[in-house]
This is a predicted structure of a 71-nucleotide RNA (transfer RNA) from a Candidatus Nomurabacteria bacterium.
RNA sequence: UAGGGUGUAGCCAAGCGGUAAGGCAACGGGUUUUGGUCCCGUGAUCGGGGGUUCGAGUCCCUCCACCCUAG
Numbered sequence: 001u002a003g004g005g006u007g008u009a010g011c012c013a014a015g016c017g018g019u020a021a022g023g024c025a026a027c028g029g030g031u032u033u034u035g036g037u038c039c040c041g042u043g044a045u046c047g048g049g050g051g052u053u054c055g056a057g058u059c060c061c062u063c064c065a066c067c068c069u070a071g
Base pairs, nucleotide, nucleotide: 001070002069003068004067005066006065007064010024011023012022018054026042027041028040029039030038047063048062049061050060051059
């Protein structure tokens, strides 16, 4: 420099245009003498910006970070 991939909660990770699953952790409550276990509940506008659309995590453009390949 060129091509490709990834970016969603503290961590892991789903989500083929229609109000963002699940697990672990955390917090609040219940249970318990305490802790643990168990049960109930709580939290994300999706890397930044712009565009398309009635509607975007999802499609398009651009930038950023990381990874792979080629030279």
It matches the Rfam family "tRNA". It is annotated as a transfer RNA. The prediction has a mean pLDDT of 80.